[in-house]
RNA sequence: GGGCUGCUAGCUCAUUUGGUAGAGCGCGUCCUUCGCAAGGACGAGGCAGGGGGUUCGAUUCCCCCGCAGUCCA
Numbered sequence: 001g002g003g004c005u006g007c008u009a010g011c012u013c014a015u016u017u018g019g020u021a022g023a024g025c026g027c028g029u030c031c032u033u034c035g036c037a038a039g040g041a042c043g044a045g046g047c048a049g050g051g052g053g054u055u056c057g058a059u060u061c062c063c064c065c066g067c068a069g070u071c072c073a
Stems, first nucleotide, its partner, number of pairs: 001072007010025004019056001027043005049065005
């Protein structure tokens, strides 16, 4: 320098061919207990790395940039 992959809630990851985003763990409240743990119920929390474009509508398609990994030189 070039190719490829990834970048979504605090963490690890989903999100069948574009229609306004979920799970597990963690966190909070409550129930249960003499108390703790375990268990159960409910809830808070992200608008999807940044910026443009296409579209009625994009996390999902296209382009540029950034970061990480990997391969080639």

Source information: Model confidence (mean pLDDT): 80 of 100. The RNA shown here (transfer RNA) has 73 nucleotides and comes from Capsaspora owczarzaki ATCC 30864. RNAcentral holds the sequence, with entries from ENA and Rfam. It matches the Rfam family "tRNA". Rfam's curators write: Transfer RNA (tRNA) molecules are approximately 80 nucleotides in length. Rfam links the family to the GO term triplet codon-amino acid adaptor activity.